RNA sequence: GGGGUCGGGCGCGGUGGUCGCGGGAGCGGUUCCGCGCCUGAGGAAAGUCCGAGCUCCAACGGGUAGACUGCCAGGUAACGCCUGGGCGCCGCGAGGCGACGGACAGGGCCACAGAGAACAGACCGCCACGCCGCAAGGCGGGGUAAGGGUGAAACGGUGGGGUAAGAGCCCACCGCGCCCCUGGCAACAGGGGUGGCACGGCAACCCCCAGUCGGAGCAAGGCCGAAUAGGCGGCGAGGUGUGACCCACACCGCCCACGGCGCGCAAGCGCCGAGCCGCGGGUAGGCUGCUCGAGGUGGCCGGCGACGGCCAUCCCAGACGGAUGACCACCCGCCCGGGCGACCGGGCGAACAGAACUCGGCUUACGUCCCGACCCCGUUC
RNA sequence: GGCGGCGUAGCUCAGCGGUAGAGCACACGACUCAUAAUCGUGUUGUCGGUGGUUCGAACCCACCCGCCGCCACCA
Numbered sequence: 001g002g003g004g005u006c007g008g009g010c011g012c013g014g015u016g017g018u019c020g021c022g023g024g025a026g027c028g029g030u031u032c033c034g035c036g037c038c039u040g041a042g043g044a045a046a047g048u049c050c051g052a053g054c055u056c057c058a059a060c061g062g063g064u065a066g067a068c069u070g071c072c073a074g075g076u077a078a079c080g081c082c083u084g085g086g087c088g089c090c091g092c093g094a095g096g097c098g099a100c101g102g103a104c105a106g107g108g109c110c111a112c113a114g115a116g117a118a119c120a121g122a123c124c125g126c127c128a129c130g131c132c133g134c135a136a137g138g139c140g141g142g143g144u145a146a147g148g149g150u151g152a153a154a155c156g157g158u159g160g161g162g163u164a165a166g167a168g169c170c171c172a173c174c175g176c177g178c179c180c181c182u183g184g185c186a187a188c189a190g191g192g193g194u195g196g197c198a199c200g201g202c203a204a205c206c207c208c209c210a211g212u213c214g215g216a217g218c219a220a221g222g223c224c225g226a227a228u229a230g231g232c233g234g235c236g237a238g239g240u241g242u243g244a245c246c247c248a249c250a251c252c253g254c255c256c257a258c259g260g261c262g263c264g265c266a267a268g269c270g271c272c273g274a275g276c277c278g279c280g281g282g283u284a285g286g287c288u289g290c291u292c293g294a295g296g297u298g299g300c301c302g303g304c305g306a307c308g309g310c311c312a313u314c315c316c317a318g319a320c321g322g323a324u325g326a327c328c329a330c331c332c333g334c335c336c337g338g339g340c341g342a343c344c345g346g347g348c349g350a351a352c353a354g355a356a357c358u359c360g361g362c363u364u365a366c367g368u369c370c371c372g373a374c375c376c377c378g379u380u381c
Numbered sequence: 382g383g384c385g386g387c388g389u390a391g392c393u394c395a396g397c398g399g400u401a402g403a404g405c406a407c408a409c410g411a412c413u414c415a416u417a418a419u420c421g422u423g424u425u426g427u428c429g430g431u432g433g434u435u436c437g438a439a440c441c442c443a444c445c446c447g448c449c450g451c452c453a454c455c456a
């Protein structure tokens, strides 16, 4: 100098002024208005993919079904998240990635190609034997699986011995299965012995094993509650007082407060409707849930770390057609042009995106604007 | 704001591990004087996108993108 890998922070300037918006409490008159003050988006507020708080419903307990998770240990309120470790793969390296239990419990699948695709198989080869042929070679019934060929995958690999040719047939090493020892909480690692090849892949196919899970979601839920319509009840001509006990008297009021149907000679009784009064439920609407919380910041301590404990300190949006914007001046930073220079003029200060019950994560989108650590290559000293 | 569902040819839909199909539509040809109908042939396509599992993905899994539907109260 170039290239790269991680980790952390910020997320777009500062001050003042003018106009405007959401929320809060205050003062002045007290329908309502005026005045000033305080406060007002994010790292993802997003996707709604996980996990919780909270609320309502359901519920004796257990099992089945269903869904999800899946190396080990820890963290956490909890998690499919995070930290540390193990193993595997990738990278020269710093580092990165991993749904990473079980395929001798069982079922299923493995297209095409190929002889053969799972207690396999012989196309070309190789080999001895028999027959034919002068020979090259051909035919026959056998042996074999080293080599070739097919395939994503071919029933251990390499080397040696052995053999007619071959073959775990035998041996050494590697791999694999089983047993034991050592280290580690464990995953696992290392070592020794033994078996003698027996055991292909797929479980993000069913399944088995281990573990977790009741359902719904703030439009949850609670409170208040019009108009109109509908529901229920009463009144619909008598009421009050006194004596008194089913009768009487006094006072006030009505006959301008009804209609229809049924029974009845009538008086009257019953039903329905209009009207009036009352009650309860719901709707519109309003209030609540609603923002102080597994909260932020700083320090100390414990821990490799995620994180935990203690102390101090701070209060930080709560809308419901949904508010946080616009302009001006100065300063600051960056860029461009001019000038030897002090300086002058102009431009820019973004991107993704915008709270809606609240948290913890993950994922996705975005500026590369800063800081730190580390690795590789080249050159110079 | 919350909760569900669906993306395959121009349109409507099948296909749920093994070379992607059907009907309509479109193009060409035949029939006809001509058109329609009919018959024959053919083009249809990054299976919404990007990764992963697998020998192999439209299909299985994850994350994005787009579209559609539902929500209150009483009973």
Stems, first nucleotide, its partner, number of pairs: 001377009010367001013331007021040004026035004042352001046363002049361005054217004066213005071085005086100001087098004101208002106206002108202003123148002125144003129140004156174006175197001176195008221288004231279005238252006258273006295314008332349007382452007391405004399436001407423005429445005

This is a predicted complex of two RNAs, RNase P RNA and transfer RNA, with 456 nucleotides together. It holds a member of the Rfam family "Bacterial RNase P class A". By type it is a ribozyme. About the family: Ribonuclease P (RNase P) is a ubiquitous endoribonuclease, found in archaea, bacteria and eukarya as well as chloroplasts and mitochondria.